[in-house]
Group I catalytic intron from Phaeodactylibacter luteus, 199 nucleotides, folded computationally. It matches the Rfam family "Group I catalytic intron". For this family Rfam cites "Self-splicing of group I introns" (Cech, Annu Rev Biochem, 1990). The coordinates come from a structure-prediction model, not an experiment, and the mean pLDDT is 79.

RNA sequence: CGCAGGACUUAAAGCAAUUUGAGUGCGCUGGCGGAAACGCCGGAUGUAGAACUUCUCAAAUUCGGGGAAGCCUUCUCCUUUAUCGGAAUGGUAAUCCCGAGCCAAGCCCUGGCCUUAGCCGGGGAAGGUGUAGAGACUUGACGGGAAGCGCCUACCCUCUUCUUGAAGAGCAAGGCGAAGAGAAAGUCCAGACCACAAA
Numbered sequence: 001c002g003c004a005g006g007a008c009u010u011a012a013a014g015c016a017a018u019u020u021g022a023g024u025g026c027g028c029u030g031g032c033g034g035a036a037a038c039g040c041c042g043g044a045u046g047u048a049g050a051a052c053u054u055c056u057c058a059a060a061u062u063c064g065g066g067g068a069a070g071c072c073u074u075c076u077c078c079u080u081u082a083u084c085g086g087a088a089u090g091g092u093a094a095u096c097c098c099g100a101g102c103c104a105a106g107c108c109c110u111g112g113c114c115u116u117a118g119c120c121g122g123g124g125a126a127g128g129u130g131u132a133g134a135g136a137c138u139u140g141a142c143g144g145g146a147a148g149c150g151c152c153u154a155c156c157c158u159c160u161u162c163u164u165g166a167a168g169a170g171c172a173a174g175g176c177g178a179a180g181a182g183a184a185a186g187u188c189c190a191g192a193c194c195a196c197a198a199a
Stems, first nucleotide, its partner, number of pairs: 008023006024048004028043006052148006062100006070092003076087003101129003107124007133189001135188005149177005157170006
């Protein structure tokens, strides 16, 4: 630059625009930590511009427990002239978590064999599993690990500049690059609905 797709994510309702609930980033704000960048915990409200790349891992996937807004709700209660509305109960459910056990690669500690290297273990932190529409499997990423890239940040150190204590650049260190995987992309399966056929 060209082409294609998308318009933050998700559940419900709706033909749709959109609305309601939950979560995310950005803008505003309170507290705490930090030198700062920034992080963590909240609050109200608006908004959806931006949110990088490569390599690597694919195991556990079990047994239990707690909480949930919104939406729907016969009977019952409150309010009302009545409708409406509210409460309670039940249903559905986006999802928020806990205990025990277990787990790939990487990380930390450690035992034995053996000593070049490696092999066989044990324990731990993070993270995961548990947590799909009942569920089975494959692949990866928005997940774990490593490296790189971009941007931001005070001192020290190095260099440059000059108005000689500042400005700029660099090294190192720290931080940022959203959320979605309570099954994402798929293959199957279950249930519901629809159509057709038969009894």